The prediction has a mean pLDDT of 77. Predicted 3D model of RNase P RNA and transfer RNA as a complex of 420 nucleotides. Rfam match: Bacterial RNase P class A. Rfam's curators write: Ribonuclease P (RNase P) is a ubiquitous endoribonuclease, found in archaea, bacteria and eukarya as well as chloroplasts and mitochondria. The family's RNA type in Rfam is ribozyme.
RNA sequence: UAAGUCAGUCAGACGAUCGCUUUGCUAUUUAUAGUGGGGAGGAAAGUCCGGACUCCAUAGAGCAAAACGCCGGGUAACGCCCGGGCGCCGUGAGGCGAUGGACAGUAUCACAGAAAAUAUACCGCCGAUGUCUUUUUAAGGCAGGUAAGGUUGAAAUGGUGCGGUAAGAGCGCACCGCGCUGAUGGUAACAUCAGUGGCAGGAGAAACCCCGUUUGGAGCAAGAUCAAGCAGAAAUAACGUGGCUCGCGUGAUUAUUUCGGGUAGAUCGCAACAGGGUAUCGGUAACGGUGCUCGCAGAUGAAUGGUCGUCCUAUACAGAAUCCGGCUUACAGAUUGACUUACUCU
RNA sequence: GCGCCCGUAGCUCAGCUGGAUAGAGUAUCAGGCUACGAACCUGAGGGUCGCAAGUUCGAAUCUUGCCGGGCGUA
Numbered sequence: 001u002a003a004g005u006c007a008g009u010c011a012g013a014c015g016a017u018c019g020c021u022u023u024g025c026u027a028u029u030u031a032u033a034g035u036g037g038g039g040a041g042g043a044a045a046g047u048c049c050g051g052a053c054u055c056c057a058u059a060g061a062g063c064a065a066a067a068c069g070c071c072g073g074g075u076a077a078c079g080c081c082c083g084g085g086c087g088c089c090g091u092g093a094g095g096c097g098a099u100g101g102a103c104a105g106u107a108u109c110a111c112a113g114a115a116a117a118u119a120u121a122c123c124g125c126c127g128a129u130g131u132c133u134u135u136u137u138a139a140g141g142c143a144g145g146u147a148a149g150g151u152u153g154a155a156a157u158g159g160u161g162c163g164g165u166a167a168g169a170g171c172g173c174a175c176c177g178c179g180c181u182g183a184u185g186g187u188a189a190c191a192u193c194a195g196u197g198g199c200a201g202g203a204g205a206a207a208c209c210c211c212g213u214u215u216g217g218a219g220c221a222a223g224a225u226c227a228a229g230c231a232g233a234a235a236u237a238a239c240g241u242g243g244c245u246c247g248c249g250u251g252a253u254u255a256u257u258u259c260g261g262g263u264a265g266a267u268c269g270c271a272a273c274a275g276g277g278u279a280u281c282g283g284u285a286a287c288g289g290u291g292c293u294c295g296c297a298g299a300u301g302a303a304u305g306g307u308c309g310u311c312c313u314a315u316a317c318a319g320a321a322u323c324c325g326g327c328u329u330a331c332a333g334a335u336u337g338a339c340u341u342a343c344u345c346u
Numbered sequence: 347g348c349g350c351c352c353g354u355a356g357c358u359c360a361g362c363u364g365g366a367u368a369g370a371g372u373a374u375c376a377g378g379c380u381a382c383g384a385a386c387c388u389g390a391g392g393g394u395c396g397c398a399a400g401u402u403c404g405a406a407u408c409u410u411g412c413c414g415g416g417c418g419u420a
Stems, first nucleotide, its partner, number of pairs: 001342010012311007020039009041317001045328002048326005053219004060246004065215005070084005085099001086097004100210002105208002108203002122150002124146003129143006158176006177199001178197008223268004232259006238250003273295001275294008347419007356372004365403001374390005396412005
């Protein structure tokens, strides 16, 4: 210099002016005015996970169903995050992985091919052994042996080499792979080494399934309180508990359903917490401890906007509705740090 | 807020218990029939199976994440 990899940060700023919303204070005509303060995001989004909170048993038992799945750690919790192992990809920095079990069982593997999981024998090879024929130290046929080679396929019952044999074959041996056993290292996943077996039997579990772990249901229109108003009637005996059974709780001055009547309001929940920033300590890290500091939207027809000036220009995706931790997706541009590869120069 | 379903040719739908050429009707085009047209007969073209990843030898089909549309309920 070029090409890349990973991890972050920002998401217009300043000033003027006109509004909107919320709130403190003051004034009064009590809903207005004056004055001071606050007013969207990294994803507020999708609603895909996990919690807080509220009601129903303080969430209890069994079955069913669903989700997750290497090991260790973090966390309120998680299907999230961090670190490690293993596999694959990349020259590399690094990236990706729903990554338990296929000798518990069941089912599947189209077409092609001899054969697709019980292995089998189409073309082949051999015909040592037994037997038959002939022109009899031989040749051919049959019985039989065999799986080295060929053919098919995504996949063919360990691979390569040497020996061995009639031809062959883990039949024997060496190396590699695989299974089992032991030792060593590691918390563990796992790795390495040694011995042993002679292969003891393919793939897929994002097919059913098995094993292990987890999960009660509903959702702020949850739920609580106040005010205003009205007209009761009928049916059922159970209802709460949104998969089923039990259990538990409530219950005839009750409960549920249907029809009819009334209301169309207010307050709380609702913004101070698993909170933000910073310093330091522990930890490889995720994260945790301690000190200091900050107060940072809260509507309910629902606020956060418009115009002008300067900065060369002002632009992306996008707008809170109970709250929080994640994941996923969208995104103009600017910018920081670490690292890799190639080339050049000193 | 909660729950559920759908997306395949211009249109309406099959296929969705993985197997390779993705079918049917209708519409379009061409030919035939007819004096001409319709109907009818024959043939042809037309598909990134909503998008993107993954599992698998192989994906419209299985899984995950998005996009679009619709329904129910308080």